Record summary: Predicted 3D model of a 338-nucleotide part of an RNA (large-subunit ribosomal RNA, domain IV) from a seawater metagenome.

[in-house]
Context: one part of a larger RNA
RNA sequence: UCGUCGUGAAGGAACUAGGCAAAUUGACCCCGUACGUUCGCAAUAAGGGGGCCCUCCCUCCUCGCAAGAGGAGAAGGGCGCAGAGAAGAGGCUCUGGGGACUGUUUAUCAAAAACACAGCACUGUGCUAACUCGCAAGAGCACGUAUACAGUGUGACGCCUGCCCGGUGCCGGAACGUCAAGGAAGCAGGUUAGCCUUCGGGCGAAGCUUGCGACCGAAGCGCCGGUAAACGGCGGCCGUAACUCUGACGGUCCUAAGGUAGCGAAAUUCCUUGUCGGGUAAGUUCCGACGCGCAUGAAUGGCGUAAUCACUGGAGCACUGUCUCCACGACCAACUCG
Numbered sequence: 001u002c003g004u005c006g007u008g009a010a011g012g013a014a015c016u017a018g019g020c021a022a023a024u025u026g027a028c029c030c031c032g033u034a035c036g037u038u039c040g041c042a043a044u045a046a047g048g049g050g051g052c053c054c055u056c057c058c059u060c061c062u063c064g065c066a067a068g069a070g071g072a073g074a075a076g077g078g079c080g081c082a083g084a085g086a087a088g089a090g091g092c093u094c095u096g097g098g099g100a101c102u103g104u105u106u107a108u109c110a111a112a113a114a115c116a117c118a119g120c121a122c123u124g125u126g127c128u129a130a131c132u133c134g135c136a137a138g139a140g141c142a143c144g145u146a147u148a149c150a151g152u153g154u155g156a157c158g159c160c161u162g163c164c165c166g167g168u169g170c171c172g173g174a175a176c177g178u179c180a181a182g183g184a185a186g187c188a189g190g191u192u193a194g195c196c197u198u199c200g201g202g203c204g205a206a207g208c209u210u211g212c213g214a215c216c217g218a219a220g221c222g223c224c225g226g227u228a229a230a231c232g233g234c235g236g237c238c239g240u241a242a243c244u245c246u247g248a249c250g251g252u253c254c255u256a257a258g259g260u261a262g263c264g265a266a267a268u269u270c271c272u273u274g275u276c277g278g279g280u281a282a283g284u285u286c287c288g289a290c291g292c293g294c295a296u297g298a299a300u301g302g303c304g305u306a307a308u309c310a311c312u313g314g315a316g317c318a319c320u321g322u323c324u325c326c327a328c329g330a331c332c333a334a335c336u337c338g
Base pairs, nucleotide, nucleotide: 001333003331004330005329006328007327008326010324011323014322019319028050029049030048031047036041038156052078053077054076055075057073059072060071061070062069063068079083091317092316093315094314095313096312097311098309099308103115104114119154120153121152122151123150124149125148131140132139133138157304158303159302160301162234163233164232167231168230169227170226171225172224173223176222177221178220182216183215186212187211188210189209190208191207194203195202196201235253236252237251238250239249262296263293274290275289276288277287278286
């Protein structure tokens, strides 16, 4: 000096990003226990007290017919620094955020507010089900049958879940438009039996062949509807009240419709340490409000909520070497000598 421990005057979080670490508390018995609450909890809430040994009362309880056995207690006394005599064995409270909960997860830097969850909703599926695996045979679903199964979203519970179907998706419709392969009336070219010929050539049926092709032609798309717990979206400018300010009110433009209830400087607020109130001597954090919400908002759920949490923010009590400010001790190692 490193490590693992022990003790510490006075102070007691002044340390620090943060009480990280350490300390406090601790099992059992008795008393006692608030807010809140889904009446289960909260709760070991909090906060107090007790304990060893002896004597006596033979005081009470249990078993027993009894003798007696076991247990509990009152009173008095004794000893030690210390009686759960060592070890092991919750610190507590107040108040926010998030996730209801018990669970699950990054084997080997993340345990969480992430995942799951019961509950809720939508969609598909009538059984040779939908869906999934497989080239197929076949298999799972399921020896199940819509109170079932599959997919998706949300995520206990309570109160709720507004407006928009213009875009995209999905569902329905099938008159019209568009439209492939294929079919096809017909048209044109090539070829040439034959015919004509001024012997150069010309015309040219059938067949074969090449090209074009009216017309017929499904789904799809267009078109017409529906649908948002489908993907998603949910305005601007100007004016206006008898101080001022504000704007219930009016005008105008645009839109598919212009954000309802709630909540709100928020896990969301840039400006921002917003402003006011609280807490502190002093508070960029915190709590309560306000609301010009840069850029909240309703199952991409909104707002509450008892209980819960190795989650996260703030405050207090207790406690402490975290600190003021370090000191001493034990042991291991290093180091010196050997």